A computed fold for a 1382-nucleotide RNA from an uncultured bacterium, annotated as small-subunit ribosomal RNA. Rfam family: Bacterial small subunit ribosomal RNA.
[in-house]
């Protein structure tokens, strides 16, 4: 920095990611080289080999090996000896070294380590200096002999050497000291040699190496001290050699290091003691830094060597490859007894996710021994194994479009892989083969020369020169040559964070996932593929650390509401502290010196071809110590001051504590009056009451204190009748006094509501528990009737509260307005000023916001408490307190990706305000009951095709299923297919007839086109292509329903807000309306509203056929029938008309009211079309279109028959009724709007009728459907299952149609079911409306139409009103832990 809490926002806050790193491990993959690194686990156990020896120039010697010489035996040659004579050397004595080097990190919280100092010490080998090295002695290994034992080993006897051991002598610059003195050492060996001596060994001289003593140095080691160096207080007290002293002992050395005695100290809240964990450091990793984590490799220190203890030797050890004892384990054994210690290098087993060869060499560096040669060295140098890490190189380079093939995608055109490949040209690093070939080597030795030493030319030492010789690595590095692109690329990822996208498969399955989260049939998230991205001999994953995390905040956080102020005070330690002067120099600042090992880090230069790596130089090591100086500030010391703080005086105020006392009401008790109810609730009941309640009066008891009373007062909690006594605080005013006495406050102490506990009282009212009555599905509650503890008092305890201003205390500073309480001042009030409180509003500022704002949550200072995601949990355990209840302190496992704060917009509320609607109310008529029609569910079926299915499905798609339709079922057939387009081509195919068959179809026969020559018609191969009412309406377009014809929904600019958002659109009025007006940080605009459109209502005008007929004329039985006419009706064009325009009242206006005027119509005249942003993943893939998926001899197509019409049942919508406002019969009147040539069909004839026959007219203001019906007049029926009602059934017919069986309509005759107005519930309707009456049309051969859509006729009732139900809703406001939104 990002992701993640929300519908969105800001904040708080956790979780997660991107980075760097590792002694790593695992998965996939793997060309080369360099440089590093490699048991983090079992300080588990170890087979085998090696890791510490060396010196013959200390010694006695001669077991083994070697080659020369001589002698003897005998055959060239062997054996034995001269003779340990020589090179050498096993075992042994002796010296030095085995205290180094190498390993490990168990222990250790410590003077262990780091750093800086200190004094009371030792120090082999090494260096320097001084002096010495004389003279004796006795043993003992070995060897030899013997003995015991399985062995390890041991014992006895004899003999022997030394640089082994012991005296003597000498000695001080040594040690001791009484200061006179006393004491103390040694060893030789080797080389060479002139003179001299000789027992012939040597002496003697000299050189070298040794030895002894002492001093000094260097190196190494021991000891002491300051400071620093983990966690836990749910570890608070620890300690008896403990702390100190004296004396003695002891050590190389100080010291309770040890012992005796004496004293009673010592450590600890600045964390003793205890528990847990841990080797420490230079450094390493990370980080901007401060920090955090870590302590492999390399380097310093420490500790350890199977575990525990102990000393010996030695300069040095309490000793890794030494000794002794104990323990465990392993091995050998003749059972008596012995042996061993890989945390050395390899290696083995075991453990483990996991860590290498039983390699080479001493060539180099270093170490031990030696005079040296040399020997030893698993230190070391090399090699081997491992991509474990870092670094480097390579796997080719250029060209190459037919953009090949193949793959993948596709909109089918193409795109992509991709210049990638192939092809052509070139190069050859690395690897391969062959050859050449450095550096790492310095020395040592021999010879010669010179110098030193010496008596010396010898020997020895040094320098120089020449010669000779030494390499594990090593088939080295490097170079050259040969040949060929030849031998060399993978891993992870591709939803966001995070660079990189498509297809297929799968279908909440399989799976993925670091967090958020993907997957339920179109997955960029699973699996595969193509493509892409990133890194690359590696890439991912896991684990771990730091970072990001300012998420423990020193740098650098917070605490009113997010986690967080102790309930309040007093006060100890501590922290902090007013003014002035002097002094000091601890803090502070500056200079200088020492130290801060090397390596590492950083910088420069250099060496490996570069780099990693390495060398060299510098810087740095931020630290500690010492010393010198400065003195502003802080601190210390001394002295002073008055402003902080306090004291005295005078006022004011206060519901502090205790005692006494008062009146009203309630209840109870007693007495009295009095009679039937009282009481209680939403309504009741329990309860009380004839044993006298309630009500009324009187007296008494107990508890609590109305009015005053307040936004008031005092206080932490809390405090109220009145009076008195005692007492604390605060404030104001005034002058004096003290002289920093102050602030805060860990622990500590005190106070501390209510409830609760203990003891003893008290108890009127109230009242947990409890009982009863109600309510309720239940009601362990709310309501009612009772009622115990308690509430009250005294004395103790408890110690907690939303103990809240959810705001710690103190001090200072920072605009104002207004109210109020207690004072004071000015002259009494008004008013004004000033202190101290209590409130409200607001500025700057702060805040995430809401808000706070001199009573801060602002700006600063001081001190204290507390917080670090949610849950688990204020829980468990432990401890402390308490009589108990419980309180205080206070975790973890596990689990989630959030939990939370403030504000915003919605939705919601059995919240509030306001309004509307046939929403209620007022009415009228229905449904729900009956029969039937129709649709749906269910059931049934081979199939009963599919869809719709709360409002918003259910006479819906369907405006018309007998076949067809038809999608369903059964059976029979077809397979480039029934239809469409292109189509080479053919004209035998057409057509007709016959047969088979249910038909589709098949077989046979006849037959042989037209033409304007373009073609038409029919058939049709191959191919491109078809077909699907199969799935997904949750992939879609289009269309539709609903909220709703409700009045809303938005935008631009501006303004406000960190932001989501707000404003505008809110407010006051008004309207049917976001309609209009006024106001307003808004000003405008858009989609909606309204208007524009259509029908209808009035009038005028124009026109006058098929319409009309007043007047004129003609004619008929009669009729606008005819001439004619345009007046009227009507038709259909054009106009007019209505706008609150006028009047009155009200109102700022908009507008409203008025039976107003006028007008056909009056405030939208009536009706229609018209449906904002959006909601319901609403409906439709079966109207159509369409993505994807699926079927392709079938899920396609053809055909016949059946089904969609089934039927215990349930529901919706309707029709007809139940009758007299009626039924029936006869007569008779008045419409509108539609339809008609495959049609409507007059009139006439036949039939009871449906209808039939014949046939005029009409493509329609002409003809026809066409009769309108209710109505009116007269008659009849007389309240009944009827002359109501018409279902059902029988018979006979008519019509349509290939065909009325399943399954049509209609007609006639006969039959004559239920039903007498319909429970709960529920629907429609406000005027030409409801109700009622008929008429027409679409679909259609016909029709299941009682449906749908239209048309006219007759023609009501009611609306007080908005409390309630429903819906909208609408707007405002309020609450919210809701947002898939109750």
């Nucleotide at each position: 920095g990002a992701g993640u809490u929300u519908g969105a926002u800001c904040c708080u806050g956790g979780c997660u990611c991107a980075g760097a790193u590792u002694g790593a491990a695992c998965g996939c993959u793997g060309g080369c080289g360099g440089u590093a690194u490699g048991c983090u686990u079992a300080a588990c156990a170890c087979a085998u080999g090696c890791a510490a020896g060396u010196c013959g120039a200390a010694c006695g010697g001669a077991a083994a090996c070697g080659g020369a010489a001589c002698u003897a035996g005998c055959u060239u040659g062997c054996u034995a000896g001269u003779a340990g004579a020589c090179g050498u050397c096993g075992a042994g004595u002796g010296g030095c070294g085995g205290a180094c080097g190498g390993g490990u990190g168990a222990g250790u919280a410590a003077c262990g380590c780091g750093u800086a100092g200190g004094a009371a010490u030792c120090u082999g080998c090494c260096u320097g200096a001084u002096a010495g090295u004389g003279g004796g002695g006795g043993a003992u290994a070995g060897c030899c002999c013997g003995a015991a034992g399985a062995a390890a080993u041991u014992c006895g006897g004899a003999u022997u050497a030394a640089u082994a051991c012991c005296g003597c002598a000498u000695a001080a610059u040594c040690u001791a000291u009484u200061c006179g003195u006393a004491g103390u050492a040694a060893a030789g060996u080797g080389g060479g040699g002139g003179a001299c001596u000789u027992u012939c060994g040597a002496g003697c001289c000299u050189c070298a190496c040794g030895c002894u003593a002492u001093c000094a140095g260097a190196u190494g080691a021991g000891c002491c001290u300051g400071c620093g160096u983990a966690a836990g207080a749910u570890u608070a007290g620890c300690u008896u050699g403990u702390u100190g002293g004296u004396a003695g002992g002891g050590u190389a050395a100080a010291a309770g290091c040890c012992u005796a005695c004496c004293a009673a100290g010592g450590c600890a809240a600045c964390g003793a003691u205890c528990u847990u964990u841990a080797g420490c450091u230079g450094g390493u990793c990370u980080g901007a830094g401060a920090g955090g984590a870590u302590g492999a490799u390399c380097a310093g220190c420490c500790a350890c060597a199977u575990c525990g203890g102990g000393a010996c030797u030695g300069a040095g050890a309490c000793a890794c490859g030494g000794c002794c004892c104990g323990a465990a384990c392993u091995c050998c054994u003749a059972c008596g007894g012995g042996a061993g210690g890989c945390a050395g290098c390899a290696g083995u087993g075991g453990g483990g996710a996991a860590u290498a060869u039983u390699g080479g060499a001493c060539a180099a560096u270093g170490g031990g021994g030696g005079c040296a040669a040399c020997c030893c060295u698993g230190a070391u140098c090399c090699a081997g194994c491992a991509a474990u890490a870092c670094c480097g190189c390579g796997u080719g380079u250029g060209u190459g479009a037919a953009g090949a093939a193949g793959g993948c995608c596709u909109g089918a055109g193409g795109g992509u892989u991709g210049u990638a490949a192939a092809g052509c040209a070139c190069u050859u690093u690395c690897a391969a083969u062959a050859g050449u070939g450095a550096a790492g080597a310095a020395a040592a030795g021999u010879u010669a020369a010179c110098g030193g030493u010496u008596a010396a030319u010898a020997a020895c030492c040094g320098u120089u020169a020449a010669c000779c010789u030494u390499g594990a690595c090593g088939u080295u590095a490097a170079c050259u040559a040969u040949a060929u692109a030849a031998g060399a690329a993978g891993c992870a990822c591709c939803g966001g964070c995070u660079a990189a996208c498509u297809c297929c498969g799968u279908g909440c399955c399989a799976g993925c996932a670091g967090c958020c989260g993907c997957g339920g049939u179109a997955a960029u998230a699973c699996g595969g593929a193509g493509g892409g991205u990133g890194c690359a001999a590696g890439c991912g994953u896991u684990a771990a650390u730091c970072g990001g995390a300012a998420u423990u905040a020193c740098u650098g956080g917070g605490c009113g509401u997010a986690a967080a102020g102790c309930g309040u005070g007093c006060g100890u330690a501590g922290g902090u502290g007013g003014u002035u002067u002097a002094u000091u120099a601890a803090g502070u600042c500056a200079g200088u010196g020492g130290u801060g090992a090397a390596a590492u880090c950083c910088u420069g230069c250099a060496g490996c071809u570069c780099a990693a790596c390495u060398g060299u130089a510098g810087a740095a090591c931020u630290g500690c110590c010492a010393u010198u100086g400065a003195u502003a500030c802080u601190g210390g010391u001394a002295a002073a001051c008055u402003u902080g703080a306090g004291u005295u005086u005078g006022g004011u105020u206060u519901a502090g504590u205790a005692a006494g006392u008062g009146g009203a009401a309630u209840u109870u008790a007693u007495g009295a009056u009095g009679u039937a109810g009282c009481g209680g609730u939403g309504a009741a009941a329990u309860g009380c009451a004839u044993a006298g309640a309630u009500a009324u009066c009187a007296u008494a008891a107990g508890g609590a204190c109305a009015c005053c009373a307040a936004u008031a007062g005092c206080g932490a909690g809390g405090c109220a009748g009145c009076u008195u006594a005692c007492u604390g605080g605060a404030c104001c005013a005034u002058a004096a006094c003290u002289g920093a006495c102050a602030c805060u406050g860990a622990g500590g102490c005190a106070c501390g509501a209510a409830a609760g506990c203990g003891u003893g009282g008290g108890u009127a009212g109230c009242g947990a528990a409890c009982a009863g009555g109600a309510u309720u599905a239940g009601a362990u509650a709310c309501c009612c009737u009772g009622g115990u503890a308690g509430u009250c008092c005294a004395c103790g305890c408890u110690g907690u509260a939303a103990a809240c201003g959810a705001u710690g205390c103190u001090c200072a500073c920072u605009c104002g307005a207004u109210g109020u309480u207690a004072g004071c001042g000015a002259u009494a009030u008004a008013c004004u000023g000033u202190u101290a409180g209590c409130g409200u509003c607001c500025a700057a500022g702060c805040u995430a916001a809401a808000g706070c704002g001199u009573u801060a949550a602002g700006u600063g200072a001081g001190c204290c408490a507390c917080c670090u995601g949610g849950g688990g949990a204020g829980u468990a355990c432990g401890c402390c307190g308490g009589c108990a209840a419980c309180g205080g302190u206070g975790a973890a496992a596990c689990u989630c990706a959030a939990a939370g704060g403030a504000a915003u917009u919605g939705a919601c509320g059995g919240g509030g305000g306001u309004c509307c609607g046939c929403a209620c109310a007022a009415g009228c008529g229905g449904u729900g009951g009956a029969g039937c029609a129709u649709g749906u569910g269910g059931u049934u079926u081979a199939a009963u095709u599919c869809g719709a299915u709360a409002a918003u499905a259910c006479g819906c798609g369907a405006g018309g299923a007998a076949c067809c339709u038809u999608a369903c079922c059964u059976a029979g057939g077809c397979u480039a297919g029934a239809a469409u387009g292109c189509g080479a081509g053919u004209g035998a195919c057409a057509u007709c007839c016959a047969g088979a068959g249910a038909g589709a179809u098949c077989u046979g026969g006849a037959g042989u086109u037209c033409u304007u020559c373009g073609g038409a018609c029919a058939c049709a191969a191959a191919g491109c292509a078809a077909g699907g009412u199969g799935c997904u309406g949750c992939a879609u377009g289009g269309u539709u329903g609903u909220c709703g014809u409700c009045a809303g929904c938005u935008c631009g600019u501006g303004c406000c807000g960190u932001g989501a958002g707000g404003u505008g659109u809110u407010g006051g009025g008004u309207u049917a309306a976001g309609u209009c007006c006024c106001g307003c940080a808004a000003c405008g605009a858009g989609c909606g509203c309204a208007a524009c459109c259509c029908c209808u209502g009035u009038u005028u005008u124009u026109a006058g056929u098929u319409g009309c007929c007043a007047g004129c004329a003609a004619g008929u039985a009669a009729u606008g029938u005819u001439g004619g006419g345009g007046a009227c009706u009507c038709u259909a064009g054009a106009a007019a008309g209505a706008c609150u325009g006028c009047c009155u009242g009200c109102g700022u206006a908009a507008g409203c009211a008025g039976a107003g005027a006028g007008g056909a119509a009056g405030g939208a005249g009536g009706g229609g079309a018209c449906g904002a942003c959006g909601u319901c993943a609403a409906a439709u893939c079966a109207g159509c279109a369409u993505g994807g998926c699926c079927c392709u001899u079938a899920u396609g197509c053809c055909u016949a028959g059946g089904g969609c019409u089934a039927c215990a049942c349930a529901c919706g919508u309707g029709c007809u009724a139940c009758a007299a406002u009626g039924g029936c019969g006869u007569a008779u009147a008045c419409a509108a709007a539609g339809g008609g040539u495959a049609g409507c069909g007059a009139a006439c004839c036949a039939g009871u009728g449906a209808u039939g026959g014949u046939a005029a007219g009409c493509c329609a203001a002409u003809c026809u459907c066409u009769a309108a019906a209710a109505g009116u007049a007269c008659g009849u029926c007389u309240c009944a299952g009827u002359u109501c009602g018409g279902a059902u059934u029988g018979a006979a017919g008519u019509c349509u149609g290939c065909a009325a069986c399943u399954c049509g309509a209609c007609u006639u005759c006969a039959u004559g079911a239920a039903g007498c107005u319909g429970g709960a519930a529920u629907c429609g309707c406000u005027a030409g409306u409801a109700a009622u009456c008929g008429u027409g049309u679409a679909u259609c051969a016909g029709c299941a139409a009682u449906g749908a859509c239209a048309c006219g006729g007759u023609g009501a009732a009611u609306a007080c009103g908005u409390u309630c139900c429903c819906g909208g809703a609408c707007c405002c406001u309020u609450g919210c832990a809701c947002a898939c939104a109750c």